[in-house]
RNA sequence: UGAGUCGGCCAGGCGGUCGCGUCGGAGGUAACUCCGCCGAGGAACGUCCGGGCUCCGCAGAGCAGGGUGGUGGGUAACGCCCACCCGGGGUGACCCGCGGGACAGUGCCACAGAGAACAGACCGCCCCCGACGCCUCGGCGUCGGGAGCAAGGGUGAAACGGUGGUGUAAGAGACCACCAGCGUGCCGGGUGACCGGUGCGGCUCGGUAAACCCCACCCGGAGCAAGGCCAGACAGGGAGCGUUCGAGGGCUGCUCGCCCGAGCUCCCGGGUAGGCCGCUGGAGGCGUGCGGCAACGUACGUCGUAGAGGGAUGGCCGCCACCUGAGCGGGGGCAACCCCGCGCAGGGACAGAACCCGGCGUAUCGGCCGACUCAUCCG
Numbered sequence: 001u002g003a004g005u006c007g008g009c010c011a012g013g014c015g016g017u018c019g020c021g022u023c024g025g026a027g028g029u030a031a032c033u034c035c036g037c038c039g040a041g042g043a044a045c046g047u048c049c050g051g052g053c054u055c056c057g058c059a060g061a062g063c064a065g066g067g068u069g070g071u072g073g074g075u076a077a078c079g080c081c082c083a084c085c086c087g088g089g090g091u092g093a094c095c096c097g098c099g100g101g102a103c104a105g106u107g108c109c110a111c112a113g114a115g116a117a118c119a120g121a122c123c124g125c126c127c128c129c130g131a132c133g134c135c136u137c138g139g140c141g142u143c144g145g146g147a148g149c150a151a152g153g154g155u156g157a158a159a160c161g162g163u164g165g166u167g168u169a170a171g172a173g174a175c176c177a178c179c180a181g182c183g184u185g186c187c188g189g190g191u192g193a194c195c196g197g198u199g200c201g202g203c204u205c206g207g208u209a210a211a212c213c214c215c216a217c218c219c220g221g222a223g224c225a226a227g228g229c230c231a232g233a234c235a236g237g238g239a240g241c242g243u244u245c246g247a248g249g250g251c252u253g254c255u256c257g258c259c260c261g262a263g264c265u266c267c268c269g270g271g272u273a274g275g276c277c278g279c280u281g282g283a284g285g286c287g288u289g290c291g292g293c294a295a296c297g298u299a300c301g302u303c304g305u306a307g308a309g310g311g312a313u314g315g316c317c318g319c320c321a322c323c324u325g326a327g328c329g330g331g332g333g334c335a336a337c338c339c340c341g342c343g344c345a346g347g348g349a350c351a352g353a354a355c356c357c358g359g360c361g362u363a364u365c366g367g368c369c370g371a372c373u374c375a376u377c378c379g
Base pairs, nucleotide, nucleotide: 001375002374003373004372005371006370007369008368009367010366012320013319014318015317016316017315018314020039021038023036024035025034026033027032041350045361046360048359049358050357051356052355053223054222055221056220060256061255062254063253065219066218067217068216069215070084071083072082073081074080085099086097087096088095089094100214101213105212106211107208108207109206122153123152124149125148127146128145129144130143131142132141133140134139161179162178163177164176165175166174180204182201183200184199185198186197187196188195189194227277228276229275230274236268237267238266239265240264241263248260249259250258251257284303285302286301287300288299289298290297291296322347323346324345325344327342328341329340330339331338332337
């Protein structure tokens, strides 16, 4: 200097003017007026997870259903975050993983191929018998039949270990050496998943669970339209079942079990839809110290930053900042290009709280900072 990887932060600022909302203060009989503080996000989006909170139930058990899936930590909790292990990718910084089980069972592996799970003979290799032909006693070739082989070739994404040898009629882990894999004993390191070393052994037991399934662990339900309080209005009629021999209801869907219970269910008809709370001080933000590789925890200090309710925060002007375009001037450099200054024109992404919080996913104009890797050059 170039190319890359990972992490963090910002998301325009200032002033004026007009306008809007809650709250506080002042004035006013009231309508309302004046002054002041404050007034959307990094995702407020998705509604995918986890909670706080509220209600149901004095509780419970089983089945079903759902979720997660290496180990150890963090957290209120999680399917999240951190660190590590194993596997894969990359020169590397780093990135990726639906990461337990195929020896519980079932299913699937098209086509090709002899054969795709305990399989198999297309081309082939070897031996025996018969026939024919050739020939130089040996023997050679062709055809038919029989008994062997799975080592060579071929098919395929994948073919029941690899290389070398012994052995054999020809072969083959049949046997041997080394290697890989699998199983296992011991030793060492680690909290652990695992890693390293060494010995022994049957010789070698396909893939797929992001297929069904098995295993381990976890899970009450419903949700702010939750749920409370106040005020106000009206109009009842009929039928069925039941009142401790229990109608009906609750505990998720079912079963058991337990509990409440004098009213419940259906049809016809009438009234109400108002106001207040919940509603913003939280597992909160910021700063510093300490502990920890980190996520994070902890101590002290400090701040008070929307609370609407058909639902507010906008418009204009000026200056500055940022980005883009072409232009001018200066500097560095071989060049590519970089830096500084000036003036002109244009531009503003994704997007909008509604009970609150921790995450994840998605969208996105641009800017700043830090660490690390690789390549090249100079000292």